[in-house]
RNA sequence: GACUGAUCAAGGCAAACCCUGUGAAAGCAGGGGGCGCAAAGCUACGGGUCUAAAGCUGAAAGGCCAUGAUCGCCGGGCUGCCAGU
Numbered sequence: 001g002a003c004u005g006a007u008c009a010a011g012g013c014a015a016a017c018c019c020u021g022u023g024a025a026a027g028c029a030g031g032g033g034g035c036g037c038a039a040a041g042c043u044a045c046g047g048g049u050c051u052a053a054a055g056c057u058g059a060a061a062g063g064c065c066a067u068g069a070u071c072g073c074c075g076g077g078c079u080g081c082c083a084g085u
Base pairs, nucleotide, nucleotide: 002085003084004083005082012037013036017032018031019030020029021028022027035072041078042077043076045075046074047073048070049069050068055064056063057062
């Protein structure tokens, strides 16, 4: 440096759900919780998905739209613990 994660150490993260806050919503943050995770660490760069406030459209109902969100959907990029080869 590359590959692998059956085994060891220190341990780490935390889905659903509940409470509080926040946001137009999707969602996010804190507390509880623990389904899972060897990158479930970071990054919206490509694709996907969710939402649709503003805007456009419409007589209305509604439709379109990301500048919003998701890295625990996939891929890419950057970084990292232990063990083995």
About this RNA: Predicted 3D model of an 85-nucleotide RNA (c-di-GMP-I riboswitch aptamer) from a Clostridiales bacterium. Its Rfam family is "c-di-GMP-I riboswitch aptamer". About the family: GEMM was predicted in a large-scale screen for bacterial structured RNA regulatory elements. Its mean pLDDT, the model's own confidence on a scale to 100, is 89. The RNAcentral record of the sequence draws on Ribocentre.